[in-house]
The RNA shown here (TPP riboswitch aptamer (THI element)) has 91 nucleotides.
The sequence was found by an Rfam model in a public genome assembly.
The prediction has a mean pLDDT of 76.
RNA sequence: GUAAAGACAAAGGGGUGCCUUGUAUGGCUGAGAUUAUACCCUCGAACCUGAUACAGUUAGUACUGUCGUAGGAAUUGGAAUUAUGUCCUUU
Numbered sequence: 001g002u003a004a005a006g007a008c009a010a011a012g013g014g015g016u017g018c019c020u021u022g023u024a025u026g027g028c029u030g031a032g033a034u035u036a037u038a039c040c041c042u043c044g045a046a047c048c049u050g051a052u053a054c055a056g057u058u059a060g061u062a063c064u065g066u067c068g069u070a071g072g073a074a075u076u077g078g079a080a081u082u083a084u085g086u087c088c089u090u091u
Base pairs, nucleotide, nucleotide: 001084002083003082004081008077009076010075011042012041013040014039016036017028018027019026047072048071049070053066054065055064056063
């Protein structure tokens, strides 16, 4: 010098549904479903479009899978540490 690594710091993105009740409430799945000092995600399945899609299941347009090597989607800095190249010095 290059590559990896990454404590930590600040910033940003996203969703908030279905059924029941007149409402409150209660139930279901999930990290998150009362906009929360929360939860998740930031080069990629967080999230959106396709999609009131297709198949299954269910109390349920929820849920599971396909779709999906589809298209889009939000950041930087960074110590310890490891490997390796070159130069200088010493033996």